Notes:
This is a predicted structure of a 112-nucleotide RNA (SAM riboswitch aptamer (S box leader)) from Paenactinomyces guangxiensis. Its Rfam family is "SAM riboswitch aptamer (S box leader)". Rfam describes the family as follows. The SAM riboswitch is found upstream of a number of genes which code for proteins involved in methionine or cysteine biosynthesis in Gram-positive bacteria. The model forms 97% of the base pairs in the Rfam consensus. Lineage of the source: Bacteria > Bacillati > Bacillota > Caryophanales > Paenactinomyces.
RNA sequence: UCUUCAUUUAGAGAGGGGGAGGGACUUGGCCCUGUGAACCCUCGGCAACCGGCCCGGAUUCCGGGCAAGGUGCCAAAUCCGGAGAAUGUCUGGGGACAUUCAAAGAUGAGGA
Repeated sequence: UCUUCAUUUAGAGAGGGGGAGGGACUUGGCCCUGUGAACCCUCGGCAACCGGCCCGGAUUCCGGGCAAGGUGCCAAAUCCGGAGAAUGUCUGGGGACAUUCAAAGAUGAGGA
C1' cells in the first nucleotide's frame, strides 16, 4: 500500500513545551482557537477490539464480570449536508424535501 471482517448518535483532561491554525479530502454550512490551534512530552482518564484472568451455560461457541498487558481514544453523531443509489411526497418543469442503503474516512483483528 492492497484486501477481509467487526464497530462507528455511548464514554473519558490536567500540567509543561510550542506559537497559528484546527475540525481526513472536495464543496456548502456550522464550530473550536492568542482566555493559546496543530504538534511533542509527562501524568491522569475512558473503553473493552486483541491478549489475559474469573463466573454461568454449552464440544471449537454464547452471555456476563475484572482491568496490572498490546493498540486506540479523551469538543460537537465520523460536527452536519452535497458531490452515489433506491423509495415516497410535492412540483408544469428545473428541482425540493423525507427515509433507508451505499461510498469515503477512522479504529481494531486477520490476510497478501
It was read from a public genome assembly, where an Rfam model found it.